Predicted 3D model of a 62-nucleotide RNA (Fluoride riboswitch aptamer (crcB RNA motif)) from a Rhodospirillales bacterium. The sequence was found by an Rfam model in a public genome assembly. Its mean pLDDT, the model's own confidence on a scale to 100, is 77.
């Protein structure tokens, strides 16, 4: 380094990562956005909050 096997580190909160801390859930779970009768269609936001950091998008200067 590479495959195999066996245990073990608990999981979630509408797109990523970090820390902080709230909250739910306990695998039959907690979650898996909003508007519209419904389709076509439209709309905010990477956060459940909060700083930061990356990606995006608006706006103003140079």
């Nucleotide at each position: 380094c590479u495959g195999c096997g066996u245990c073990u580190a608990g999981g979630g909160g509408a797109u990523g990562g970090a820390g902080u801390a709230c909250c739910c859930c306990c695998u039959u779970a907690a979650c898996c956005g909003c508007c519209g009768c419904g389709a076509a269609g439209g709309c905010u936001g990477a956060u459940g909050a909060c700083u930061c950091c990356u990606a995006g998008g608006g706006c103003u200067u140079u």